About this RNA: Predicted 3D model of RNase P RNA and transfer RNA as a complex of 450 nucleotides. It holds a member of the Rfam family "Bacterial RNase P class A". Its family is annotated with tRNA processing, ribonuclease P activity and dimeric ribonuclease P complex in the Gene Ontology.
RNA sequence: AGACAUCUCCGGGCAGCCGCUUUUCGAUACAAUCGGAAGGAGGAAAGUCCGAACACCAACGAACACCGUGCUUCCUAACAGGAAGGGGUUCCGGUUUCAAGACCGGAAAGACAGCCAGUGCCACAGAAAACAGACUUCCCGUGCCGCAGGCGUGGGUAAAGGUGAAAAGGUGAGGUAAGAGCUCACCGGCCCUGCAGUGAUGCCGGGCGCAUGGCAAACCUCACGGGGUGCAAGUUCACGCAGAUUGUGUGCCGUUCGUCACAAUACAAUCGGGUGGAACGCUACGAUCCUGCCAGUGAUGUCAGGGCCAGAUAAAUGGCUGCCAUCCCGAAAUAUCGGUAUACAGAAUUCGGCUUAUAGGAGAUGUCUAUUC
RNA sequence: GUCGUGGUAGCUCAGGUGGUUAGAGCGUCGGAUUCAUAACCCGGAGGUCGGCGGUUCAAGUCCGCCCCACGAUACAA
Numbered sequence: 001a002g003a004c005a006u007c008u009c010c011g012g013g014c015a016g017c018c019g020c021u022u023u024u025c026g027a028u029a030c031a032a033u034c035g036g037a038a039g040g041a042g043g044a045a046a047g048u049c050c051g052a053a054c055a056c057c058a059a060c061g062a063a064c065a066c067c068g069u070g071c072u073u074c075c076u077a078a079c080a081g082g083a084a085g086g087g088g089u090u091c092c093g094g095u096u097u098c099a100a101g102a103c104c105g106g107a108a109a110g111a112c113a114g115c116c117a118g119u120g121c122c123a124c125a126g127a128a129a130a131c132a133g134a135c136u137u138c139c140c141g142u143g144c145c146g147c148a149g150g151c152g153u154g155g156g157u158a159a160a161g162g163u164g165a166a167a168a169g170g171u172g173a174g175g176u177a178a179g180a181g182c183u184c185a186c187c188g189g190c191c192c193u194g195c196a197g198u199g200a201u202g203c204c205g206g207g208c209g210c211a212u213g214g215c216a217a218a219c220c221u222c223a224c225g226g227g228g229u230g231c232a233a234g235u236u237c238a239c240g241c242a243g244a245u246u247g248u249g250u251g252c253c254g255u256u257c258g259u260c261a262c263a264a265u266a267c268a269a270u271c272g273g274g275u276g277g278a279a280c281g282c283u284a285c286g287a288u289c290c291u292g293c294c295a296g297u298g299a300u301g302u303c304a305g306g307g308c309c310a311g312a313u314a315a316a317u318g319g320c321u322g323c324c325a326u327c328c329c330g331a332a333a334u335a336u337c338g339g340u341a342u343a344c345a346g347a348a349u350u351c352g353g354c355u356u357a358u359a360g361g362a363g364a365u366g367u368c369u370a371u372u373c
Numbered sequence: 374g375u376c377g378u379g380g381u382a383g384c385u386c387a388g389g390u391g392g393u394u395a396g397a398g399c400g401u402c403g404g405a406u407u408c409a410u411a412a413c414c415c416g417g418a419g420g421u422c423g424g425c426g427g428u429u430c431a432a433g434u435c436c437g438c439c440c441c442a443c444g445a446u447a448c449a450a
Stems, first nucleotide, its partner, number of pairs: 001369010012324007020040009042344001046355002049353005054230004066226005071085005086112001089108008113221002118219002120215003135161002138156008169187006188210001189208004194203003234280004243271008274448001288307005294301002325342002328339004374446007383399004392430001401417004423439005
């Protein structure tokens, strides 16, 4: 210097003119109009995937069911978010071993509780797919034959071959007729005790030859959490219309009592009819924004000072011109000139996250390559 | 705005408890039949299971993120 990866930040600027919208002040005449002043999109406003605020409805309490989350600790109003840490996986480099592997350093990704609680599944291929099994082999005994061997038979074995995603711990040595945790060493695994740590977990020691393959984004178990609906929640006013059916309760008259039916009335549900306007909720006191100090490894928090920062309803936040910045094209030896374009996208009750889209630019870290010293 | 349902062959739909090559009807192509056409009969082609990623030995199916289509939903009495 270049390329790649990760993370963070910015995401066009200035001036003029003409418009739109909100608030406020003034003028005329309370409507309306005009004039002045101030404010007016984002890092994602998006997807609506999580978590809350807020509002209404429901509701004794608990359990079951259902749904969600899932290493540990912390942060937070809360979370499936974030920070720090732990173990494992993969890759790179180094050390060591006969080998398997182990150890050390670095990087990346990660929905990372439990299949030694139970149940279930593991197609095809293969002899055998989970207290397994013997096809080609290997070894021992034995029978026959055409006898360096072949065919059969009774056992032993799982080292080699082969199938598969996966073959019942791995490597090396001993051992054996051949073999085998059969025995030993190392590595891996499981169990127990002690110590360290808030904890995940780590370390020392002892035991078990290891009967414990994979799948929980299979049922499930364990731990924790969860009432429902969403600002079209909800409140008020105006305009306008047509009621009907069903259910439950009350209940007049019909001589009395009981029952049923009818009329009336209250509530609820369903269907039908009407309206499509206005105000509040609503955006300026907030889990608020900016700056600084302190505490903390960090997420974050306390304190101090300062600021007030969009509220529309078919829905404002825009257009034109000039200069600058960047990309592309053309002309030119160069300077330069002309033209074109400027990413993703746009608030709608409000916040905290996640995810997705994003031209171009800046910075930091790491790896690799090339050159120079 | 909020909530829900779905996407499989040209069309309409199955399959959804993961497994060998994803099926059915209509349509289409070829053959047979007929003087000819239709119907009937025989045979065939046609699918990235909306897209991308993950779990798994294995995904149309399970999980996550996107894309598209459709539907429901205001208020008062």